[in-house]
RNA sequence: GGGGCCGUAGGGUAGCCUGGUUAUCCUAUGAGACUGGGGGUCUUGUGACCGGAGUUCAAAUCUCCGCGGCCCCA
Numbered sequence: 001g002g003g004g005c006c007g008u009a010g011g012g013u014a015g016c017c018u019g020g021u022u023a024u025c026c027u028a029u030g031a032g033a034c035u036g037g038g039g040g041u042c043u044u045g046u047g048a049c050c051g052g053a054g055u056u057c058a059a060a061u062c063u064c065c066g067c068g069g070c071c072c073c074a
Base pairs, nucleotide, nucleotide: 001073002072003071004070005069006068007067010027011026012025020057028046029045030044031043032042033041034040050066051065052064053063054062
């Protein structure tokens, strides 16, 4: 330099192809209940779409630019 893939709560992850209700689940964490306590179980809360632009009634999703990461070729 060329090509491909990826970026979502503190961590991991589904959703992307085929746009549509309040973005899924695990973990973490706050509060509460059960228990003499610990452990454990249950209830409930907190917290995210890398940045920008475009298309659209509507974008995590489609398009473009940028940033960052990984892989292959040279």